[in-house]
A computed fold for a 361-nucleotide RNA from a Gammaproteobacteria bacterium, annotated as Bacterial RNase P class A. Its Rfam family is "Bacterial RNase P class A". From the family's description: Ribonuclease P (RNase P) is a ubiquitous endoribonuclease, found in archaea, bacteria and eukarya as well as chloroplasts and mitochondria. The coordinates come from a structure-prediction model, not an experiment, and the mean pLDDT is 77.
């Protein structure tokens, strides 16, 4: 003094004046006081959960999620600790981190061969046939050591070891089995025995384990116009003939009886009640898994006592304009039942802890 990692915080500031809007008081009902009025993400609505209606013995089946292990919480896909695997000198970061020896699938192009193993370029010529010009050559073969394809080629290093070659045989990795020893457990270290069986691919299908009932504040609850159906009383009757003018008579729709037809019976207007519901009010609604302060208990998330405060609640929806002084001239954005998380967004700045390199004491 660079450079770099994690973790908290703050998001101009104060003062007039005029507004808007919960609440409380007063009120001459016009008002006027006092008081309280966005955020770290109110955002995306991705997870859990509180409340509400609706469903539901129980239990399974379909269908969805989540998956190292332990803890935390109301709950989680969230957090806190640990383990494992990767990157970084580090301090720290990522990580969808169950099963591939239950089963099916699928691994493009290249390349012999993508898994019942093959054998394109190699390398061998020992054993056995056959020819020999005695050098060797054919043939039947053996091999996978090397080369080439490819994301990935059948354990991998290295010695012996053979005609070349090979777990063919040793030691050391690595895999598998069974014990041992440390942890609560994930897991870790270590020891025996097996020449190696068992490519990769579950954000493929599947298995295994655990967990989910379905809409949502326009959930739901209450009051309750007009106008128009519904119901019930009570007074009443469209059209056409006739005729003694107030009635008979006949048709047309309509209810009901009825499966249809005939039939039959009963309606049509007026007013007056009655329930349900529309518009519109009220409620759900902000005291809560709540902040702030201190102790205790825990590495930590986190849980417990004390004490103390009350901090937006609107429904065409308020939280704003403006003037002045000041600074570093101010970013993302704006509640709409509440909460706990994640994720995305954000001008500037401040504060701590750690960590590497330089230079000096």
């Nucleotide at each position: 003094g660079g450079a770099g990692u994690c973790g908290g915080c703050c998001g101009g500031a104060u003062g007039g004046u005029c507004g808007c809007u919960g609440u409380c008081a007063c009120u001459u009902c016009g008002g006027u006081g006092a008081u309280g009025g966005a955020g770290g993400a109110a955002a995306g609505u991705c997870c859990g959960g509180g409340c509400u209606c609706c469903g539901c013995a129980g239990g399974g089946c379909a269908g969805g999620g989540u998956g190292c292990c332990a803890g935390g919480u109301a709950a989680c896909g969230c957090c806190u600790g640990g383990g494992g695997g990767g990157c970084g000198u580090g301090a720290g970061c990522c990580c969808a981190c169950g099963g591939a020896a239950a089963g099916u699938g699928c691994c493009a192009c290249a390349g012999a061969a993508a898994a019942c193993a093959a054998a394109c370029c190699g390398c061998c010529u020992a054993a056995g046939u056959c020819c020999u010009u005695c050098g060797g050559g054919a043939c039947c073969g053996g091999u996978a050591a090397g080369g080439g394809u490819g994301a990935a080629a059948a354990g991998g290093u290295g010695c012996g070891g053979u005609a070349a070659g090979a777990g063919c045989g040793c030691a050391c990795c690595g895999c598998g089995u069974c014990g041992c020893u440390g942890g609560c457990a994930a897991c870790a270290g270590g020891g025996a025995c097996g020449g190696c069986a068992c490519g990769g691919u579950a954000a493929a299908c599947c298995c295994c384990a655990c967990c989910c009932g379905g809409a949502g504040c326009a959930a739901g609850a209450c009051c309750a116009a007009a106008u128009a159906g519904g119901g019930g009383a009570a007074c009443g009757c469209g059209c056409g003939a006739c005729c003694u003018c107030g009635g008979u008579c006949g048709c047309a729709c309509c209810u009901g009886c009825g499966g249809c037809c005939c039939g039959c019976a009963g309606g049509g207007g007026u007013u007056c009640c009655c329930g349900g519901g529309u518009a519109g009010g009220u409620u759900g609604c902000u005291u809560g898994a709540g902040g702030c302060g201190u102790c205790c208990g825990g590495c930590g998330a986190c849980g417990g006592g004390c004490g103390u405060c009350c901090c937006a609640g609107a429904u065409g929806a308020a939280u704003g304009a403006u003037c002045a002084u000041u600074c570093u001239c101010g970013a993302c954005a704006g509640a709409a039942c509440c909460c706990g998380g994640c994720u995305u967004a954000c001008a500037g700045g401040c504060c701590g802890g750690c960590u590497c390199c330089c230079a000096c004491c």